Model confidence (mean pLDDT): 78 of 100. Predicted 3D model of a 122-nucleotide RNA (SAM riboswitch aptamer (S box leader)) from a Bacteroidales bacterium. It matches the Rfam family "SAM riboswitch aptamer (S box leader)". From the family's description: The SAM riboswitch is found upstream of a number of genes which code for proteins involved in methionine or cysteine biosynthesis in Gram-positive bacteria. Of the family's consensus pairs, 97% are formed in the model.

[in-house]
RNA sequence: GAUUUAUAAAGAAGGGUGGAGAGAUUAGGCUCUGUGAAGCUCUGGCAACCUUUCCGGCAACGGACGGAAAAAGGUGCCAAUACCUAACCUGUUUGCCUUUGGCAGAUGGGAAAUGAUAAAUU
Numbered sequence: 001g002a003u004u005u006a007u008a009a010a011g012a013a014g015g016g017u018g019g020a021g022a023g024a025u026u027a028g029g030c031u032c033u034g035u036g037a038a039g040c041u042c043u044g045g046c047a048a049c050c051u052u053u054c055c056g057g058c059a060a061c062g063g064a065c066g067g068a069a070a071a072a073g074g075u076g077c078c079a080a081u082a083c084c085u086a087a088c089c090u091g092u093u094u095g096c097c098u099u100u101g102g103c104a105g106a107u108g109g110g111a112a113a114u115g116a117u118a119a120a121u122u
Base pairs, nucleotide, nucleotide: 001122002121003120004119005118006117007116013043014042015041016040017039021032022031023030026086027085028084029083044078045077046076049074050073051070052069053068054067055066056065082114088110089109090108091107092106093105094104095103096102097101
């Protein structure tokens, strides 16, 4: 790097360094930022994917699955839902028109795509 599976409205910030951008990409919006962005680094924390223990159902065992607990280690994460929207399906509503309908706007829901992270395989 590739493939597969899973997850995302919860949660958790300070110092040093740095010196102008940042929020993945494109567009639009919005937000953060010299009261110091990104990056690097130290400390602290969150969470529970890997991990450990216990319980459940099955005639039984193991695996897988579901639930509970733990946090030493490997990752991850610590503004805003993955900041929001975009193409598809759909509910509501408003306006317009040449009115069994069509078009446009606003707003809600769903599924996807893409990206991110973990685990396994390669």
The source organism's lineage runs through Bacteria, Pseudomonadati, Bacteroidota, Bacteroidia and Bacteroidales.